This is a predicted structure of a 350-nucleotide part of an RNA (small-subunit ribosomal RNA, central domain) from a Bacteroidales bacterium. It was read from a public genome assembly. Taxonomically the source falls in Bacteroidales (Bacteria, Pseudomonadati, Bacteroidota, Bacteroidia).
[in-house]
Context: one part of a larger RNA
């Protein structure tokens, strides 16, 4: 290079877009580059390989043959690949008609509940806990009641239901906006898969600048618990969660399952859509297309399990693994304000 593999043993990038590049549907007609055939030529010479021959043998020496991946010109064959050309409509998109959705932006509105504040009633306790204490209360709390005021979340609906490529999205309204799905078969005529480098997106905590902060709440005070208790439990409480810009770029970022296509019994919910038959009918049945789930056949697998949503049979790209610790670490490089992130050894050791 070859091989072997990636649910859980080492091993899928955290998504997505797309540049190189690699693969790439149906026909025909041209070419012959890549195959492929056939002569010539080249392939030094020792080595090596067959057969001989000379040192008493043998090593060594020494002859002849033949071999030599290859490469170069020449002439041939076109299945396949490739170019060029002209078509075709399954792939791929467009167009129209239509219903679904917490998919993404903004702006604006309502409630409920928490907390404060003032006002009323009211008295002597409250919150807490195993049990207590700290704490709050006669300066009048908790408890009710009213009126304000604030920030934050969105109760039931809520469903292995729905959207999104991920991460992720749940109160109404209304403006802007992406994807997708099914039916039409009108257009375009392979336009496509995939993607190393790049790019954009990206939970929570984090940083930077600005607001804001009602409730929870790292630190960090007290109070318990103990032998101790830098915890658990309890009274406070600061950053921080919330908002605008900026910046970091990691997750058990998980289906621990990379993307696209083709194939390969079945049964049963569930969400979206079309059609037919019935029908008073929108229900029910039946048929088909797209999601999402269970159950299980062949098959696969070491087992566990997977099983038309594949971890079945195949094919194309891409990414990553080759014992275990050292180590996702040092060193250098990139990048970041920093924290750090990425990239990524080695001694030694079992």
């Nucleotide at each position: 290079c070859u091989g072997g593999g990636c649910g859980u043993a080492a091993a899928g990038g955290g998504u997505a877009c797309g540049u190189a590049g690699g693969c790439g549907g149906c026909a025909a007609a041209u070419u012959a580059a890549g195959u492929c055939g056939u002569g010539c030529g080249u392939g030094a010479a020792a080595g090596g390989c067959a057969g001989g021959g000379g040192c008493u043998c043998a090593a060594c020496c020494u002859c002849u043959g033949g071999a030599g991946u290859g490469c170069g010109c020449a002439u041939g064959a076109u299945a396949c690949u490739g170019a060029u050309u002209u078509g075709c409509u399954c792939g791929a998109g467009u167009a129209a008609u239509g219903g679904a959705g917490g998919g993404g932006g903004a702006a604006c509105c309502g409630g409920a509940a928490u907390u404060c504040a003032u006002g009323g009633u009211g008295u002597a306790g409250c919150a807490g806990u195993g049990a207590a204490a700290u704490g709050c209360g006669u300066a009048g709390a908790u408890a009710u009641c009213a009126u304000g005021a604030a920030g934050a979340a969105g109760a039931c609906u809520c469903g292995u239901g729905g959207c999104g490529a991920a991460g992720g999205c749940g109160g109404g309204u209304u403006c802007c906006u992406g994807g997708a799905c099914a039916u039409u078969a009108a257009c375009u005529g392979a336009c496509g898969c995939u993607g190393a480098g790049g790019u954009a997106c990206g939970a929570a905590g984090g940083c930077c600048g600005g607001g804001g902060u009602a409730g929870c709440g790292a630190a960090a005070g007290g109070g318990a618990u103990u032998a101790g208790a830098u915890a658990c439990c309890c009274c406070u409480g600061u950053a921080g969660u919330c908002c605008c810009g900026g910046c970091a770029g990691u997750a058990a970022a998980c289906g621990g399952u990379g993307c696209a296509c083709g194939c390969u019994a079945g049964g049963u919910g569930u969400g979206g859509g079309a059609g037919g038959a019935a029908u008073c009918g929108a229900c029910c049945c039946c048929u088909u297309c797209c999601g999402u789930g269970c159950c299980u056949g062949a098959g696969c697998u070491a087992a566990c399990g997977c099983g038309u949503u594949a971890a079945g049979c195949g094919u194309g790209c891409c990414g990553c693994c080759u014992g275990g610790g050292g180590a996702g670490u040092a060193c250098g490089g990139u990048c970041g304000c920093a924290a750090g992130a990425u990239u990524a050894a080695a001694a030694c050791u079992c």